Predicted 3D model of a 154-nucleotide RNA (glmS glucosamine-6-phosphate activated ribozyme aptamer) from Dethiobacter alkaliphilus. The RNAcentral record of the sequence draws on Rfam and Ribocentre. Its mean pLDDT, the model's own confidence on a scale to 100, is 78.
[in-house]
RNA sequence: CUGCAUAGCGAAGCGCCAGAACACGUGUUUUGCGUGUUGACGAGGGGGAGGUUUAUCGAAUUUUUCGGCGGAUGCCUCCCGGCCUGCCACGGCCGUAAGGAACCUACAAAACCGAUGAGUGAUCAGCGGGACAAAGGGGUUUGCAGUGGCUUAU
Repeated sequence: CUGCAUAGCGAAGCGCCAGAACACGUGUUUUGCGUGUUGACGAGGGGGAGGUUUAUCGAAUUUUUCGGCGGAUGCCUCCCGGCCUGCCACGGCCGUAAGGAACCUACAAAACCGAUGAGUGAUCAGCGGGACAAAGGGGUUUGCAGUGGCUUAU
């Protein structure tokens, strides 16, 4: 240094790289080989079980944020729970901050500029400056929002 085994640690808009692009070395002169590098910028997102796979939102982009693999808090079904009525059933919407709509509203990073360190290099790591989102969240308003039963429990 490499391989294998075991144990531990560790990531979840996360990990990986057989394509591709790029760098260095090398061979031959016509495109190969070897070793590397790149391969998504943040915001938001978790009741339990099972199933499933091209699983939310915007930012940047004259460029690979291409292409692919795996996973995943998405989605579906059931159970549990909340609201819609005090209780029950069904139905609807949700997930413990547990309904819809309208209006108002705080919050981003990369990009970009500057400079530092590592590397022959592609490139990587952190630092300072610095503007701008959407979804979701929060607030307000709302004769927007059930059907049946119990029959006064609010």
RNAcentral records the identical sequence in 2 taxa.